[in-house]
């Protein structure tokens, strides 16, 4: 320098054809317990890496940029 992949909640990851963003773990509050552990319920938590474009409508399609990983030279 060129090719490819990944970027979504605090962490690990889903997200079907473009049509209201989710799970597990964790956090907080409450119930059960003398208490702890464990378990159950509820709640909070997201500029979907950044910018632009297409569209009535974009995490999703197109372009550029950034970061990480990988392959080739």
């Nucleotide at each position: 320098g060129g090719g490819g992949a990944u970027a979504u909640a605090g962490c690990u990851c889903a997200g079907u054809u473009g049509g209201u963003a989710g799970a597990g773990c964790g956090a907080u509050a409450g119930g059960u317990u003398c208490g702890c552990a464990a378990u159950c319920u509820a709640u909070a938590g997201g500029u979907c890496a950044g910018g632009g474009g297409u569209u009535c409508g974009a995490c999703u399609c197109c372009c550029c940029u950034u970061a990480u990983c990988u392959c080739c030279a």